[in-house]
A computed fold for a 346-nucleotide part of an RNA from an uncultured Acidobacteriota bacterium, annotated as small-subunit ribosomal RNA, central domain. The full RNA is in RNAcentral, with records from ENA.
Context: one part of a larger RNA
RNA sequence: UUGGGCGUAAAGGGCGCGUAGGCGGUGCGGUAAGUCACCUGUGAAACCUCUGGGCUUAACUCAGAGCCUGCAGGCGAAACUGCCGUGCUGGAGUGUGGGAGAGGUGCGUGGAAUUCCCGGUGUAGCGGUGAAAUGCGUAGAUAUCGGGAGGAACACCUGUGGCGAAAGCGGCGCACUGGACCACAACUGACGCUGAGGCACGAAAGCGUGGGGAGCAAACAGGAUUAGAUACCCUGGUAGUCCACGCCCUAAACGAUGAUCACUCGAUGUGUGCGAUACACUGUACGCGUCCGAGCGAAAGCAUUAAGUGAUCCACCUGGGGAGUACGGCCACAAGGCUGAAACUC
Numbered sequence: 001u002u003g004g005g006c007g008u009a010a011a012g013g014g015c016g017c018g019u020a021g022g023c024g025g026u027g028c029g030g031u032a033a034g035u036c037a038c039c040u041g042u043g044a045a046a047c048c049u050c051u052g053g054g055c056u057u058a059a060c061u062c063a064g065a066g067c068c069u070g071c072a073g074g075c076g077a078a079a080c081u082g083c084c085g086u087g088c089u090g091g092a093g094u095g096u097g098g099g100a101g102a103g104g105u106g107c108g109u110g111g112a113a114u115u116c117c118c119g120g121u122g123u124a125g126c127g128g129u130g131a132a133a134u135g136c137g138u139a140g141a142u143a144u145c146g147g148g149a150g151g152a153a154c155a156c157c158u159g160u161g162g163c164g165a166a167a168g169c170g171g172c173g174c175a176c177u178g179g180a181c182c183a184c185a186a187c188u189g190a191c192g193c194u195g196a197g198g199c200a201c202g203a204a205a206g207c208g209u210g211g212g213g214a215g216c217a218a219a220c221a222g223g224a225u226u227a228g229a230u231a232c233c234c235u236g237g238u239a240g241u242c243c244a245c246g247c248c249c250u251a252a253a254c255g256a257u258g259a260u261c262a263c264u265c266g267a268u269g270u271g272u273g274c275g276a277u278a279c280a281c282u283g284u285a286c287g288c289g290u291c292c293g294a295g296c297g298a299a300a301g302c303a304u305u306a307a308g309u310g311a312u313c314c315a316c317c318u319g320g321g322g323a324g325u326a327c328g329g330c331c332a333c334a335a336g337g338c339u340g341a342a343a344c345u346c
Stems, first nucleotide, its partner, number of pairs: 004317002008299001012314001014201001016199002021194003025088007033081002035077002038074005048066007091191001092188003095184004103177007110154001115149007125136002162169002206247006215241002220236004258313006266291009295302002319346003328339004
């Protein structure tokens, strides 16, 4: 390289937008670059294959034919690909009218609870555990009532529910704002799909500066447990968790399943819209589930949300360890990230 693969065996990029590139609906006309046919020239010889000849055979050698799969020119063909022109509406988009939603950003606001502070009542315990102790409390705790402060998270509703490209999103109100879906079929007329690089987003932890700090809680301290106990349990407790701005860019970032399109038996639940009939079902579109066929699969299983049948494009894999390490490069404030070997060994 050919070939084979990628849910669980090695292998889908964390997720979008999009450049180059690759691929691309349907009718007609043109062109003739690709494509195809024929002709001419060229494609040295040797080598190779076939046939025949010469050395007693063979190796070797001579001759003829083939081959040299190519290139160029000429003359044609026009189905397909390309290109040019002109149409079409089914792909894609726009418009009009709708309803749904924890989609995003900012501002404001509410109640429950924990903690702390002040005051009242009240007295000897509270707390914690397997049992205890450390700890708190006669300087009046725990319990209980009233008042206040502050931070964080939003019980019930809540769903096998919804939204978002993914990460993710949940009290309530307002402002700004993205997307999807349905109905109508008015408009554009292939404007599409994918996407190496690139750009943007990206849980948690972590980092920088400045705030904030109720609860929780790495580190740390003490009490227990134990042979020991740098743990599990208990009492405390600092970073952090929260906010603003700026970084970091990782994950079992998972459906361990890339994106788009078409096709392929059924059953049933559910969310949102629409239609007719009419208050109980039925039809239809989009989404989210469950089950079961054909088919697929090593199996378990998947099965119109495919892991089935096809098409286009991208990413990735090639025995285990060494190793996601070393070196180099790029990025980062750092931590580190991305790219990513070999010796050796089984």